Context: one part of a larger RNA
Molecule: small-subunit ribosomal RNA, 3' major domain
Organism: uncultured bacterium
RNA sequence: UGACGGGGCCCCGCACAAGCAGCGGAGCAUGCGGCUUAAUUCGACGCAACGCGAAGAACCUUACCAAGGCUUGACAUAUAGGGAAAAGUGGCAGAGAUGUCAUGUCCGCAAGGGCCCUAUACAGGUGGUGCAUGGUUGUCGUCAGCUCGUGUCGUGAGAUGUUGGGUUAAGUCCCGCAACGAGCGCAACCCUCGUUCUGUGUUGCCAGCAUUUAGUUGGGGACUCACAGGAGACUGCCGGGGCUAACUCGGAGGAAGGUGGGGAUGACGUCAAAUCAUCAUGCCCCUUAUGUCUUGGGCUGCACGCAUGCUACAAUGGCCGGUACAGAGGGCUGCAAUACCGUAAGGUGGAGCGAAUCCCAAAAAGCCGGUCUCAGUUCGGAUUGAGGUCUGCAACUCGACCUCAUGAAGUUGGAGUUGCUAGUAAUCGUAGAUCAGCAUCGCUACGGUGAAUACGUUCCCGGGGCUUGUACA
Numbered sequence: 001u002g003a004c005g006g007g008g009c010c011c012c013g014c015a016c017a018a019g020c021a022g023c024g025g026a027g028c029a030u031g032c033g034g035c036u037u038a039a040u041u042c043g044a045c046g047c048a049a050c051g052c053g054a055a056g057a058a059c060c061u062u063a064c065c066a067a068g069g070c071u072u073g074a075c076a077u078a079u080a081g082g083g084a085a086a087a088g089u090g091g092c093a094g095a096g097a098u099g100u101c102a103u104g105u106c107c108g109c110a111a112g113g114g115c116c117c118u119a120u121a122c123a124g125g126u127g128g129u130g131c132a133u134g135g136u137u138g139u140c141g142u143c144a145g146c147u148c149g150u151g152u153c154g155u156g157a158g159a160u161g162u163u164g165g166g167u168u169a170a171g172u173c174c175c176g177c178a179a180c181g182a183g184c185g186c187a188a189c190c191c192u193c194g195u196u197c198u199g200u201g202u203u204g205c206c207a208g209c210a211u212u213u214a215g216u217u218g219g220g221g222a223c224u225c226a227c228a229g230g231a232g233a234c235u236g237c238c239g240g241g242g243c244u245a246a247c248u249c250g251g252a253g254g255a256a257g258g259u260g261g262g263g264a265u266g267a268c269g270u271c272a273a274a275u276c277a278u279c280a281u282g283c284c285c286c287u288u289a290u291g292u293c294u295u296g297g298g299c300u301g302c303a304c305g306c307a308u309g310c311u312a313c314a315a316u317g318g319c320c321g322g323u324a325c326a327g328a329g330g331g332c333u334g335c336a337a338u339a340c341c342g343u344a345a346g347g348u349g350g351a352g353c354g355a356a357u358c359c360c361a362a363a364a365a366g367c368c369g370g371u372c373u374c375a376g377u378u379c380g381g382a383u384u385g386a387g388g389u390c391u392g393c394a395a396c397u398c399g400a401c402c403u404c405a406u407g408a409a410g411u412u413g414g415a416g417u418u419g420c421u422a423g424u425a426a427u428c429g430u431a432g433a434u435c436a437g438c439a440u441c442g443c444u445a446c447g448g449u450g451a452a453u454a455c456g457u458u459c460c461c462g463g464g465g466c467u468u469g470u471a472c473a
Stems, first nucleotide, its partner, number of pairs: 001473002003470003007467007015457002019420005026311008034302002042053002064297007073122001077121007088103006106113002124286002127284003133280002135275003138271001140269001145184006151160003164175003190263004195231007205220002209218002234257001237251005313413001317372007329360003334353002339348003379410001384405007426449007
C1' cells in the first nucleotide's frame, strides 16, 4: 500500500421488511447429470453451466457409429509431361458412392484459355493445447470509481491531491484545505415514447356539401395518421429551510418537473472466467488417414436425480350461442380473398398484391344470453386404440395437425426458494426470425385488461466511503 475480520461508523440496492404472483407436490415439454449403447458427436458447471452455443437433429445439417469406397484427393495454387475431350443425356450392375456401355463433342489465326489424366510441390483436419494467442463475450456493475503531470511531505515503500463539513442517482456540485491542474469514467450530446407548431397530403383521413351496401365516388386538408423540420423543461418563477453556497421541501403555471418514462452507451481492472467447434493463429499431431465420398443408424436410447417452462387441480370457472375493440410484423421459389367440397385437419380454384392500396387476419381475455351446481365432475387432459390430412425422394426408428373412442395423475403442494415498486406485477391474445415440414410450452418483439404494498434499515445478501486490528501478500 492492499486484502481480510462472526471490528466500528456512514450510505446505497426488490437486499430485507410490507405486498402480489409463483417454484418446490402432479402430468407433459425442453436442457443437464447419471446409466445404457456400435455410437448415444462436441462445448458450457456456484452466482456468471443446465428452453445455454442450437433463430428450428427424419435424409442433409453431422462433427459420432457400422458397413462400402477414394488417395494430388470433396476444395486451392504452381510447374512439367500427355490427351481430345469434359459436362450433360440414356441403358445396365450396385444400398448408394461408384463402375461400365452408348450418345455427345471445345473457344481462338496464333500465343493461349477452359476441361481431363500422370508426376511433384502440396491440399485437407469440427485433431490437441482458450494454461502459447488475436478477436469476441460473460461477470463484479451503469457500481462510482480508476489514474496522471507539476508541486509539497517522507531515508524509502509511498502519501497528498481523491481526506474533511454539507449535498447528490453520481469523485454530482458547494465550502474548506499544501496543493494546483488534467485524463478515463458520471452527466449531456444519439434513438424512442409523451405536448404542440409549420410544411406535405397518397395508397392514409372524412367535419361540413353531394353520392352511397361500403370513404365507394365527386370533393375537402379541418381532424386522425404518416413523413420531415422546429418549439418545449432550464430548479427558469414564487415561498420555507440552508452559510447570501451547493442543494433540499412545498407551490404556481404546464402535455410533461426536478435524471419526465424507456433504450443504446459498460472506466482502470478482477475471475490463467468462456470460446482453437464462428473466424484468425503459434506450436504439436494425422497424411492409402485423425483427410474425403456414400448408405444406414445415432445425436430422440431410460431403474433414476436436478434445472427451466407449460397445463391443471376449477364456479372470479367449464361448455354453447351472439357481439365489440389493438399494436407491431411478414409476403413473389411468396401471402392468398370471395366461392365450392369436407365434421375437421385440409382440398379445388386463383380475384388482388413486390403492398399506408391486396393478403396472412379470427385478436383473445371482455360484454350479452343460456347451461352445469361442487362431484375426481360437462374440472383436468396425460396415455392408448382406430381412421385420416399436409410437407417432403422418404414420416419405421423419429414430424406436425384433424376426427372418433379412451379418459391417468392431480382437490393448491414439506423444508426451502424466485420474480416484481406502475402502465410495473398478474393475466389475455398477436406477430417474427430459424424454416420444405416441425415452437398454443423456447426466444425476440407487439399491443389489450390492469392491481397490492413500501412503517422502516435491527437483521440476511451484495456493493461504495472513512477508520481500526492482523502471525496474510